RNA sequence: UUCUUAUCAAGAGAAGGGGAGGGACGGGCCCGAUGAACCUUCGGCAACCAUCAGCCUGCAGGGGCUGAAAGGUGCCAACUCCCGCCGGCGGUGCAGGUCGGGGAGAUAAGGA
Numbered sequence: 001u002u003c004u005u006a007u008c009a010a011g012a013g014a015a016g017g018g019g020a021g022g023g024a025c026g027g028g029c030c031c032g033a034u035g036a037a038c039c040u041u042c043g044g045c046a047a048c049c050a051u052c053a054g055c056c057u058g059c060a061g062g063g064g065c066u067g068a069a070a071g072g073u074g075c076c077a078a079c080u081c082c083c084g085c086c087g088g089c090g091g092u093g094c095a096g097g098u099c100g101g102g103g104a105g106a107u108a109a110g111g112a
Base pairs, nucleotide, nucleotide: 001112002111003110004109005108006107007106008105013042014041015040016039017038021031022030023029025084026083027082028081043076044075045074048072049071051068052067053066054065055064056063057062080104085101086100087099088098089097
C1' cells in the first nucleotide's frame, strides 16, 4: 500500500510545551487566542486481539456466552458532526423529512 471479515446511536480529559489551525475529501455547519494541529506526562473509556475466571457445548482439534482488565492496538466536541450515489414512503415539482441499500472513511483482526 492492498485484500478479506467485523464494528461504527454508547463511552471517556487534565497539566506542561507549542503557537493557528482543526473536524479524511467536496458542500454545509461547527470547534479554535477563555489557545487549533502537534509533542510530553498523567488520567480515563472501550473490550477488537492476547490473557485470566466461571458456565454451556462438541468424539476431538475446537466453538459459544458472561465477567475481569496489570498486556498489544484504538479512542476520549458534535451519530462516522450532517449531506454527498441509488431506491421506497410522503410531496404537483424543487427543497426539506423519513426508511432501506450502496460508496467513502475510521478502528481491529487476519492475509498478500
This is a predicted structure of a 112-nucleotide RNA (SAM riboswitch aptamer (S box leader)) from a Bacillota bacterium. The organism belongs to Bacillota, within Bacteria. It was read from a public genome assembly, where an Rfam model found it. It matches the Rfam family "SAM riboswitch aptamer (S box leader)". From the family's description: The SAM riboswitch is found upstream of a number of genes which code for proteins involved in methionine or cysteine biosynthesis in Gram-positive bacteria.